Order: sequence, then structure tokens, then C1' cells
RNA sequence: UCUUCGGGGCAGGGUGCAAAUCCCUACCGGCGGUACAGUCCGCGAGCCGCAAGGCAGAUUCGGUGCAAUUCCGAAACCGACAGUCACAGUCUGGAUGAAAGAAGA
Repeated sequence: UCUUCGGGGCAGGGUGCAAAUCCCUACCGGCGGUACAGUCCGCGAGCCGCAAGGCAGAUUCGGUGCAAUUCCGAAACCGACAGUCACAGUCUGGAUGAAAGAAGA
């Protein structure tokens, strides 16, 4: 310098004119670091700003161990923006995009 790769998830039921958006229940978890992490330390996407730059979620208890908020057991919690007959982590859209990064030449 180039190439390739690089995000998952609403099943069942209730109410209602109407909900994959509300309620019960279900399901999902990007990248680097570190004893294997959605909830630790950072990064990215997103939002605000002309720019410099700024904003931005969530975990406890017990066990094993030299070492784990990472494993095992149990119980919790969190989730951009815009759209929508009705409020969205899961639908649609920006996005056949971008990117933290990973691999290869």
C1' cells in the first nucleotide's frame, strides 16, 4: 500500500379499532485488554457541534483457584437515531453504508 472478513434477537399469550412498540412470557450480546466479560478498563457504531471538541447503558451473592465483577451455581440489570393507526435492544430505514478491529498478500 492492497485484498478479504468484520452484530445477534419477539416464538407463545393478554388488552385494544390498531401494538413484533404496552402487559405476561421469550430471545440477543460488536472489537481490544485481563483467568474465558453485554454490566471491569478502554474502543467502535449513535447523538450534539462550523470546528476544536463534547455527550453516551447496565451486577451482585456464593463456590473453585496463585489469579476470575470474566469460569461454575444462583438471582438481577442494560440496550443509539429516525419511522410507525400505539411507547421498539428484537420490525422498517439511513445501511449493498461506516467502523473498533481480525486475517492475508
Molecule: FMN riboswitch aptamer (RFN element)
Organism: sheep gut metagenome